[in-house]
Context: one part of a larger RNA
Parts: sequence; C1' cells; structure tokens
RNA sequence: UGACGGGGGCCCGCACAAGCGGAGGAACAUGUGGUUUAAUUCGAUGAUACGCGAGGAACCUUACCCGGGCUCGAACGGCUAAUGAAUACGGAUGAAAGUUCGUAGUCGCAAGACAUUAGUCGAGGUGCUGCAUGGUUGUCGUCAGCUCGUGCCGUGAGGUGUCGGCUUAAGUGCCAUAACGAGCGCAACCCUUACCGUUAGUUACCAUCAGGUAAAGCUGGGGACUCUGGCGGGACUGCCACCGUAAGGUGUGAGGAAGGUGGGGAUGACGUCAAAUCAGCACGGCCCUUACGUCCGGGGCGACACACGUGUUACAAUGGGGGGGACAGCAGGUUGCUACCCGGCGACGGGAUGCGAAUCCCCAAACCCUCUCCCGGUUCGGAUCGGAGUCUGCAACCCGACUCCGUGAAGCCGGAUUCGCUAGUAAUCGCGCAUCAGCCAUGGCGCGGUGAAUACGUUCCCGGGCC
Repeated sequence: UGACGGGGGCCCGCACAAGCGGAGGAACAUGUGGUUUAAUUCGAUGAUACGCGAGGAACCUUACCCGGGCUCGAACGGCUAAUGAAUACGGAUGAAAGUUCGUAGUCGCAAGACAUUAGUCGAGGUGCUGCAUGGUUGUCGUCAGCUCGUGCCGUGAGGUGUCGGCUUAAGUGCCAUAACGAGCGCAACCCUUACCGUUAGUUACCAUCAGGUAAAGCUGGGGACUCUGGCGGGACUGCCACCGUAAGGUGUGAGGAAGGUGGGGAUGACGUCAAAUCAGCACGGCCCUUACGUCCGGGGCGACACACGUGUUACAAUGGGGGGGACAGCAGGUUGCUACCCGGCGACGGGAUGCGAAUCCCCAAACCCUCUCCCGGUUCGGAUCGGAGUCUGCAACCCGACUCCGUGAAGCCGGAUUCGCUAGUAAUCGCGCAUCAGCCAUGGCGCGGUGAAUACGUUCCCGGGCC
C1' cells in the first nucleotide's frame, strides 16, 4: 500500500424477507461423469463445464476404429525431361477408392500455352504445447470505480487530490477543503417502443361521392382515418406548494400520451482468475513425411449395471373429450410458399392457380358457446411394444421424422435441499425463423395473445461499494 476478520459504521442488489411458479420423486428428450468398446474422435469441469463449441452426426460432416488403396500426393507455385491439344466414350476387375485395357480426337507459323507422366525445391498434418503467443470470449460487473499532470506533505515506500457533511442509480452533484485541474469509466449523444404534427401515398387504407355484388376496397375515385417510410416536436424537477444554505428531496399538485433515468436495447473503465480457446482463424517452438499426410467401403460418435445437470409431458374437474364460433405479431417463400378441386380415416398423393410478393401463399392456440365425463389409476396420463403405411434421400438394419389401428407402463404433486421472477413482469397459450434433402428441436433466437400476487422491513444468508 493492499487483502483478510464469526471488528465497527454507512449503503446497495430478487441477497434475504413477502409472494407466485418450478427443480429434487415418475416417464421420456438431451448433455455430462463413469463403465463398456476395435472405436465409442476432441475440447468445456465450483460460481464462470454439463440442450456448452454443435444455428441440424444415416453416407457426407468426421477429426475415431477396422479393412482396401495412393505417395508431387485432395488443392497450389517454381524448375528439368519426356509424351500428348483440350477432351469425350467404352471394357475388365473391385465394396468403393483404385488398378488396368481400349476407341475416337489431335492447339499454334513460331515463341509458347495447356494437360499427363517421371524427378526435384516448396507441400500436407483437427499431431503437442492456450504455462511461448495474436485475436476473440467468460467472470467479478453496467459494480462505481481506476488513474494522471503540477503543487504540497513524508528520509522513503507512499500520502494528499479521491477525505468530511448533505445528495444521487452513479467519484451524480452541492458545500467544505493544500490542493488546483485533467483523463478512462458514469450520464448524454445511437437504435427501438409509447404521443402529436408535417410530408409522401402503392401493393396498404376507405369517411364522403358514384358504380357494383351472394358477399367483398371489388372498380372509378379519395388523401380524411388506419398503416407504412422520411423529417420534426415533446419531458427539462420546466411550473406550483412544502422542506433544505445549496445540490436535491417530498406531493391521489397542475398540465400532459408519457414525470422525475418513461420502458427495452446497444454500449463493459484500470484490472482479476498463468480462467477458456493452437479444433474457427492466425502464429513461435517441437514432432510425423510410402505416414501422425491423403482417398474409399463399412462401423463408431446413438453402447448401458449406474450417478448428476438442463428440459419436455404428466399426475387431472380452474380438467379431459366431441361439435360450433372469434381475434395476432415477428418473420419466411422460385430446387420455394402454395389458394382451390379430387383421392385417402390420416401422414400424404394427383391436378390446378397466384406470387421473386405491404399485391399471392404460409397463418394461431389458450378464449367464448354447447354437449359429455362424475373422482375411478379413470373418457387422467401417455411411455413401451405389435401391425400397417406416408415422405425425404443413392441408401432409413445399426441410426430419420410423420400417420393410422391396437397396446396401454410409471405417475395420486415429490425428502434433505434448491432455482427463477418486482409489471405487460411471473405464470400460461400458440406462432415464426436460422441450420436444413430429411430430421431425432422437448434445444436456440425471436413474436404476439391472456395476464397476476407480493415487497412490513434490512436482524439474518450470499455478492458488492465507501470510511
């Protein structure tokens, strides 16, 4: 000077408390440990690993294993020599890769270009080291801190400033002051959402006028409204009252769509953990070079006594099932989305039409009405298994999804313990997208619909800030 204390003071945070819903018990999905295996590729490991890298493992991917091949090599550059334009097609063998045989073809005047073969200098390596590194990332933490110049103090390390009082979400300000200023952070500037004005109206809109229909902005038209873009305005404790020297605080105060940072996002200071990543990429060193490189077929990454994490579905009546009725938003669409018609119980198939799309398509569920079930492991629950199918794809045995019929397991609200959340939030309901032939998505990222309860308080647990 820091760090630490079951030392003190002050203060924050879904930290506790108050509440609501979960996890821990069940089945299944997924990741991990362990075990197994020819291989079950590698990495991630308290918080900060474990639906993580992976935003798509049947082949491919693929890095692993077994087997069959290649050695200038799957791709690229230089040089030497030989052959041949390029290239196209076929046979044999084989699981393929490959090996091998043959046919057609024959650039340019030349220099030469291009290709193949032989050789050589470079190749290639997801081999090792994240404790040699760059870059990027997690975390403390969106916490309010971390420093500098000059001055002053101290022999010096260093201190002061940055302390104290008040205040703030904030080292945010005000006052005080041997300090006076400044920088990186805070805040603001940026995006989005909530209100209004203005401008522009097509594919969006339709109040007025006209036409028109079974119905319909369907048509002429309109520029009002909605909406979609552009540009502005608006919120600043500005006004009022009270408290306070001030900064500021308080108010079922006014006005206002919005009130004291309006909501959300982007934004992460100096640094910490020799934190993570040599397998995204780059890169030093080390190592392999007829193999630790590379191609192919098959297998594995999907194993299963078990243990843990994260989820999905449930255990039911605020519910299950049948019939009828209604309302979104974000997005996406030509190898695509497909209205509509026909076939099929259905997945889907066959036609057909519109749309490269504010034009066409994909489009809700919870909810409402009505009927039924009557507390029963059931009309709850759907695992598992049997059968029959559909689709994608060269190919669904290992190892895909979906459909139909049958089967109907565990499960009666879960021990110790533990997690999330303070408002359009939790809870609950569906929808879209990326990846993608298909999909093991119950994951991830978004979108809207319905829509709560509670916070006395800071003694205690955890983390953090200042003295």

The part of an RNA shown here (small-subunit ribosomal RNA, 3' major domain) has 467 nucleotides and comes from an uncultured bacterium. Rfam family: Bacterial small subunit ribosomal RNA. Rfam links the family to the GO terms structural constituent of ribosome and ribosome.